[in-house]
Context: one part of a larger RNA
RNA sequence: CUCUCUUUAAGGAACUCGGCAAAUUAACCUCGUAACUUCGGGAGAAGAGGUGCCAUUUAUGGUUUCAAUUAAAAGGCCCAAACGACUGUUUAACAAAAACACAGGUCUCCGCUAAGUUGAAAAACGAUGUAAGGGGGCUGACGCCUGCCCAGUGCCGAAAGGUUAAAAAAUUUUGUAAUAAUAAUAAGGUAAUUUUAUUGUUGCUUGAAAAUUAAGCCUCGGUAAACGGCGGCUGUAACUAUAACGGUCCUAAGGUAGCGAAAUUCCUUGUCGGGUAAGUUCCGACCCGCAUGAAAGGCGUAACGAUUUGGGCACUGUCUCAAAGAGGGACUCG
Numbered sequence: 001c002u003c004u005c006u007u008u009a010a011g012g013a014a015c016u017c018g019g020c021a022a023a024u025u026a027a028c029c030u031c032g033u034a035a036c037u038u039c040g041g042g043a044g045a046a047g048a049g050g051u052g053c054c055a056u057u058u059a060u061g062g063u064u065u066c067a068a069u070u071a072a073a074a075g076g077c078c079c080a081a082a083c084g085a086c087u088g089u090u091u092a093a094c095a096a097a098a099a100c101a102c103a104g105g106u107c108u109c110c111g112c113u114a115a116g117u118u119g120a121a122a123a124a125c126g127a128u129g130u131a132a133g134g135g136g137g138c139u140g141a142c143g144c145c146u147g148c149c150c151a152g153u154g155c156c157g158a159a160a161g162g163u164u165a166a167a168a169a170a171u172u173u174u175g176u177a178a179u180a181a182u183a184a185u186a187a188g189g190u191a192a193u194u195u196u197a198u199u200g201u202u203g204c205u206u207g208a209a210a211a212u213u214a215a216g217c218c219u220c221g222g223u224a225a226a227c228g229g230c231g232g233c234u235g236u237a238a239c240u241a242u243a244a245c246g247g248u249c250c251u252a253a254g255g256u257a258g259c260g261a262a263a264u265u266c267c268u269u270g271u272c273g274g275g276u277a278a279g280u281u282c283c284g285a286c287c288c289g290c291a292u293g294a295a296a297g298g299c300g301u302a303a304c305g306a307u308u309u310g311g312g313c314a315c316u317g318u319c320u321c322a323a324a325g326a327g328g329g330a331c332u333c334g
Stems, first nucleotide, its partner, number of pairs: 001329008010320002014318001019315001027051005036041001038141001052063005064068001076313007083305002088100002104139007116125003142300004147230003152227002154223005161218003167212001171208002175204010231249005258292001259289001270286005
């Protein structure tokens, strides 16, 4: 010097991003216990007092110490706010949370050889279940609620009309092969024969245009706890200011209730109030919401939380400001 401990005058958070760390508290008995509340809780709330030993009638008395749960072990507490209802789960080895889950809510698919999932398939799970069941999506206890928009996208339904494929049959057409008829035909021949052309039929084949023809799309309707969306300019009241009121443009409809400088507010340390001697944080209000808002739920909410934020009491070497001691290292000698 360093590490792990112990103690400390006076002060007591002045330390610091922040009471981080440490200290305080602690067991049992008695008394006592607020707001709020889902009436269960909150609650060990808070706070106050007691505790040894010896006698006996179990109600008192006696007795020792500075000190009696005499060592060890054993909640610090309160106020306010945010988020998440809760117990639970999670990044094995930088994140335990406000993230995930959750009971509850709601939408949707599925009638059983179910939907869905795995698998080239057989098959299996679903389920030895059967709609009070099973799959999927969103939300997330509880309380009060959940507004407007179906124009776009999606989904569901409807089928009158428009558009629309492959396709089969008939028609026509191209090429080719076979066959039949007719005509012509070099050479030779009495003749059979050969070659060419035209026409018909049949098989295969190329192309064409009409008629027939499904779903889909166009069309029509529904649907937002489906994906999503929820305006601008301007005038006006007898101080001023503001605008209940009016005009106009656009839209599918123009943001309702609630909340609001918020885990959302740029300007911003907004303004006012509270708390402090002094407060960019905090709490309560206001509302020009840059860019809140109703199951990507809105707003409340008792209880709960190794969560986050602000304040207070107690307590302390966190600090003013450092000191002493014990032990382990380092260091010196061996």
A computed fold for a 334-nucleotide part of an RNA from a soil metagenome, annotated as large-subunit ribosomal RNA, domain IV. It matches the Rfam family "Bacterial large subunit ribosomal RNA". Gene Ontology terms of the family: ribosome and structural constituent of ribosome. Its mean pLDDT, the model's own confidence on a scale to 100, is 84. The RNAcentral record of the full RNA draws on SILVA.